RNAcentral holds the sequence, with entries from Rfam. A computed fold for an 87-nucleotide RNA from Paenibacillus sp. N3.4, annotated as c-di-GMP-I riboswitch aptamer. Model confidence (mean pLDDT): 86 of 100. The organism belongs to Paenibacillus, within Bacteria.

RNA sequence: AUAGGACAAUAGCAAACCUAUUCGAAAGAUAGGGACGCAAAGCCACGGGUCUUCUGCAGAAAUUGCAAUGGCAGCCGGGUUACCCUU
Numbered sequence: 001a002u003a004g005g006a007c008a009a010u011a012g013c014a015a016a017c018c019u020a021u022u023c024g025a026a027a028g029a030u031a032g033g034g035a036c037g038c039a040a041a042g043c044c045a046c047g048g049g050u051c052u053u054c055u056g057c058a059g060a061a062a063u064u065g066c067a068a069u070g071g072c073a074g075c076c077g078g079g080u081u082a083c084c085c086u087u
Stems, first nucleotide, its partner, number of pairs: 003086003012038002017033005023028001036074001042080003046077003049072003055067004
């Protein structure tokens, strides 16, 4: 430096669910508990996907339709940084 995760070890993260928030319109986020899983389940919304609709537009109206500028990195790609072991 490239590729990989069979064996081993040390560490790390934490789904569902529960609780809290003078966080949020919501999706969701954060903190504590919890542990289904994860060799990038570290970071970045760049492409696709997906969730939401305060607001805007459409509509005679609806519990209607459309649209992120709001989210999801534990949906898939891409970018970027990195521990251990093997080669």